RNA sequence: GCCCUGGUAACCCAAUGGUAGAGGUAGAGGACUUAAAAUCCUUUCAGUGUCGGUUCGAGUCCGACCCGGGGCACCA
Numbered sequence: 001g002c003c004c005u006g007g008u009a010a011c012c013c014a015a016u017g018g019u020a021g022a023g024g025u026a027g028a029g030g031a032c033u034u035a036a037a038a039u040c041c042u043u044u045c046a047g048u049g050u051c052g053g054u055u056c057g058a059g060u061c062c063g064a065c066c067c068g069g070g071g072c073a074c075c076a
Stems, first nucleotide, its partner, number of pairs: 001072007010025003013021001018056001027043005049065005
């Protein structure tokens, strides 16, 4: 340099054009316990990497850029 892939809540991830939360972890409160752990119940937190475009409508499709991962090429 080229190609592929990913970026959503504190974290891991769903939502594959039509109300951003299905699920897990973590945090807070409660039940249980002599107390704790485990378990169970309730609950808090994001407008989706950035800027544009298409569309009635974009996390989703298109373009450029930024960042991470992988592959290929180059390596005097």